[in-house]
Molecule: Guanidine-I riboswitch aptamer
Organism: Nitrosomonas sp.
C1' cells in the first nucleotide's frame, strides 16, 4: 500500500416502542361498547457484532490399530455516524464488524 478472515442456535437483559391486554382521560352517577392517552417505570411484544449465559460447532494435544468413544486447552479483541428499511411502531433490531477512525 493492498486484500481477506474472525462459526450457529437458543433463553435472557440493557435498551425500545404501542398491535394486544391492562392503567389513565373524558360524560353528573353506575354499566356496557366506541374514542383519546405511552410525557403509563405494568404483562403480550422487538431486542444487542462490540451485554450475560448456556448448547453446538471449529482447532491443537493426550489416548487409541482407528479420522471412532474420552478427557483436557483453545476459539481473541472490537472506536464507529448520518442515512435507509421492517414491524403496529420504535430501538444498541436489519443494511453493519458498513461508510470512516485507529
Nucleotide at each position: 500500500u493492498c486484500a481477506a478472515a474472525u462459526g450457529g442456535a437458543a433463553a435472557c437483559u440493557a435498551g425500545g416502542g404501542u398491535u394486544c391486554c391492562g392503567g389513565c382521560c373524558a360524560a353528573g352517577u353506575a354499566g356496557u361498547c366506541a374514542g383519546g392517552u405511552g410525557u403509563c417505570a405494568g404483562g403480550u411484544c422487538c431486542g444487542a457484532g462490540a451485554g450475560u449465559u448456556u448448547c453446538c460447532g471449529g482447532u491443537c494435544u493426550c489416548u487409541u490399530a482407528a479420522u471412532a468413544c474420552g478427557a483436557g486447552a483453545c476459539u481473541c479483541c472490537a472506536c464507529g455516524g448520518a442515512g435507509g428499511g421492517a414491524u403496529a411502531a420504535a430501538a444498541g433490531c436489519c443494511c453493519g464488524g458498513g461508510a470512516g477512525a485507529u